Context: one part of a larger RNA
RNA sequence: GAGUAGCAGCAAAAGUUGGGUGAAAAACCCAACCACCUACUCGGCAAGGGUUUCUCACCAAUGUUGAUCAGGUGAGAGUUAGCCGAGCCUAACCUAGGUCAUAACUUGACCCUAGGGAAAGGGAAACCGGUUAAUAUUCCGGUGCCACCUAAGUUUCAAUGAACCAUGGAUAGACGCUUCAAGAUAGUUCGACUAUCGCCAUCGCGAUAGUCAAGCACAGAACCUCAGGGAGUCUCGUCAUGAGGAGAACUGAGGGAAUGUGUGAUGAGGUCUGCUUAAGCAGACUUCGAACGAUUCUUGGAGCCCAUGAAAAUAUCCAUGUGGAGAGCUUAGGUGCUCGUACCCAGAACCGACACAGGUGCCUUUGCUGAGUAGGCAAAGGUGUCU
Numbered sequence: 001g002a003g004u005a006g007c008a009g010c011a012a013a014a015g016u017u018g019g020g021u022g023a024a025a026a027a028c029c030c031a032a033c034c035a036c037c038u039a040c041u042c043g044g045c046a047a048g049g050g051u052u053u054c055u056c057a058c059c060a061a062u063g064u065u066g067a068u069c070a071g072g073u074g075a076g077a078g079u080u081a082g083c084c085g086a087g088c089c090u091a092a093c094c095u096a097g098g099u100c101a102u103a104a105c106u107u108g109a110c111c112c113u114a115g116g117g118a119a120a121g122g123g124a125a126a127c128c129g130g131u132u133a134a135u136a137u138u139c140c141g142g143u144g145c146c147a148c149c150u151a152a153g154u155u156u157c158a159a160u161g162a163a164c165c166a167u168g169g170a171u172a173g174a175c176g177c178u179u180c181a182a183g184a185u186a187g188u189u190c191g192a193c194u195a196u197c198g199c200c201a202u203c204g205c206g207a208u209a210g211u212c213a214a215g216c217a218c219a220g221a222a223c224c225u226c227a228g229g230g231a232g233u234c235u236c237g238u239c240a241u242g243a244g245g246a247g248a249a250c251u252g253a254g255g256g257a258a259u260g261u262g263u264g265a266u267g268a269g270g271u272c273u274g275c276u277u278a279a280g281c282a283g284a285c286u287u288c289g290a291a292c293g294a295u296u297c298u299u300g301g302a303g304c305c306c307a308u309g310a311a312a313a314u315a316u317c318c319a320u321g322u323g324g325a326g327a328g329c330u331u332a333g334g335u336g337c338u339c340g341u342a343c344c345c346a347g348a349a350c351c352g353a354c355a356c357a358g359g360u361g362c363c364u365u366u367g368c369u370g371a372g373u374a375g376g377c378a379a380a381g382g383u384g385u386c387u
Base pairs, nucleotide, nucleotide: 015033016032017031018030019029020028034384035383036382037381043363044362045361048344049343052342053077054076055075056074057073058072062070063069082145083144084340085339086338087337088122089121093116094115095114096113097112098111099109100108101107126143127142128141129140130139146336147335148334149333150332151331152330153329154328156327157326165321166320167319168318169317170316171315172314176304177303178302179301180300181299182298183297184296187292188291189290190289191288192287193210194209195208196207197206198205199204211268212267215263216262217261218260219259223255224254225253226252227251228250234244235243236242269286270285271284272283273282274281275280305309350359351358366378367377368376369375
């Protein structure tokens, strides 16, 4: 140099008007209009953070200005589980001991033994609605389900030997990639009808809504098994490959999914009306059809590999042995522990010294146009703080 540099510069953006509060308002609150985001600037989680959540009060500092506002300051409040997750199981891998190697070891390793090791692998069981300022598959209401224990009942089995235990075996757990077929569902669209609202002089037009789970009962295809049947003048069959005396066509029985229907529901949720009032009460309605249709679910086939695509816990069944009197089922009753659970999950709560244009795993994601999760424009929802 100095009241200087900066507080403008992103191929994402935007505010205006009126009202309120207040000492003070471009930035806080409310309303209207306008604008921005649409595989996200919506919604839900993991990791990580750790109170940042909610309420009241406050404005020195923090906030690139102001601030009555705040992820700031002070005080108080908030996280409720048999069925969500951790605990149990094993994987790669790790640790310890043994053994071996070594002249030796605080070293290394095939192997053996023991332990650890997944909040995305395996796994007993829960859904809908309501509620708080802040929690909810956790509280409340309703409806279920699982494991274990006890009792009673039982025209189920059992001394022709139950349960338990041991050994052996089988099945489930339990699995690659590509591709095809079939059956469903979520969802979307269209039409009718009903209700309410908006526009309009009327006819009419437009907008919104018409929703609901687990569980239980029944239905449910491919395919598999078994029984019958017995074929060449071949027959059957697929989108495709194909199949058949090692038993085809055809017939019957059993097993067999997603899902559907009924129930759950004389309920809940929603809309409207009335009464009274600010909290409720009462009543009415909440109905149908069609098309499209998944990258979601289920079933089956085919192709590929010098690549063959985990394990264990656990469950069920069979056989043998042991065992020696109950077991199974139904109903009723009881028990069900500890820990996590707030909030953010990002152009301000994480990692980057910052309210940093960077980085950060998973799921959901409507309509019109379209091959499309592209681009463009909209709904729902969010935002106007690139302070």
Annotation: The prediction has a mean pLDDT of 81. Large-subunit ribosomal RNA, domain III from a Candidatus Aenigmatarchaeota archaeon, 387 nucleotides, folded computationally. Rfam family: Archaeal large subunit ribosomal RNA. On this family, see Yusupov et al., Science 2001: "Crystal structure of the ribosome at 5.5 A resolution". NCBI's taxonomy places the organism under Archaea, Nanobdellati, Candidatus Aenigmatarchaeota.